[in-house]
């Protein structure tokens, strides 16, 4: 340099062109004599960035950034 995959709550990951979810973690409550476990409620997201397509983009296209893998080249 080329190709492919990935980027979504704090962490690990789902998700689909129509105002985004789970588990864990966190806060509060219930339960207990008290913990743990269990149950309930809640908070928490520019869906990597920009442009475009579209009535509408997290999802489609292009570019860029970052991560991983493969190939090639220079020394």
């Nucleotide at each position: 340099g080329c190709c492919g995959c990935c980027g979504u709550g704090g962490c690990u990951c789902a998700g689909u062109g129509g105002u985004a979810g789970a588990g864990c973690a966190c806060a509060c409550c219930c339960u207990u004599g008290g913990u743990a476990a269990g149950g309930g409620u809640g908070a928490g997201g520019u869906c990597g960035c920009g442009c475009g397509u579209u009535c509408g983009a997290u999802c489609c296209g292009c570019g860029c950034c970052g991560g991983c893998g493969g190939c090639a080249c220079c020394a």
Predicted 3D model of a 75-nucleotide RNA (transfer RNA) from an Alphaproteobacteria bacterium. The sequence was found in a public genome assembly. The coordinates come from a structure-prediction model, not an experiment, and the mean pLDDT is 82. Rfam family: tRNA. By type it is a transfer RNA. From the family's description: Transfer RNA (tRNA) molecules are approximately 80 nucleotides in length.